[in-house]
Molecule: SAM riboswitch aptamer (S box leader)
Organism: Arsenicibacter rosenii
Parts: sequence; C1' cells; structure tokens
RNA sequence: GAUUUAUACAGAAGAGGGGAGAGAUCGGGCUCUGUAAACCUCUGGCAACCUACCGCAUGGCAAGGUGCUAAUUCCCGCCUAAGACAACCGCAGGUAGCGGCGCUAGGGACUAUAAAUC
Repeated sequence: GAUUUAUACAGAAGAGGGGAGAGAUCGGGCUCUGUAAACCUCUGGCAACCUACCGCAUGGCAAGGUGCUAAUUCCCGCCUAAGACAACCGCAGGUAGCGGCGCUAGGGACUAUAAAUC
C1' cells in the first nucleotide's frame, strides 16, 4: 500500500517545548485558536479491537500490542422514503399548482481505527 470484516450520537486533560494556524481531502457551513492552533515529548486518563489471565457461559480484568483523549466521522454533498411546503429560488399563470432548496428517517460513498490475509 491492497483486500476483507467490525466499529464510529458513549467515554477520557494536565505539564513542558512550539509559535499560527486547526477541525483528513475538495466545495459549502459551522466551530476551535495569542486565555496559545497544528506538531513533538512526558505524565495521567478513556475504551476494550487483538494477546494474556479469570469464568461453563452472557461476561470479567486492564498486564502486554494498538487506538483514542473539542464539537456524531463537527454537519452537509450521492441515493431512497415519508411528511411538509411558511419563507426563498425556478416553472406555470387557469391564482389552483408543480419542482427545487430546506426538514426528518434510512442507506451509500469517503475517512479513521482495529483485526486477519497478501
């Protein structure tokens, strides 16, 4: 790096260094940030995928290997469905409507992490 499977609305911060950006990428939104971002180190913590150990078992434990420690993968983008259609946009002009946007739910894609295989 590729493939497969599982998980992703829960949970968990302090110090030192650093010095302007950050939240994966692109677009949009929103948010965090000199009361110090990213990133690095240390310590702590969370979780329980793998190993070990305990248990007949649903499980337990947290020693080892990872992971994680703002916001749901921060939210949206693609598809489907239901309801709604106040405003806005387009169509229509019979003044009744239709579609979009938006809203809700589900799915997908992407991404991340673990485990296995290559």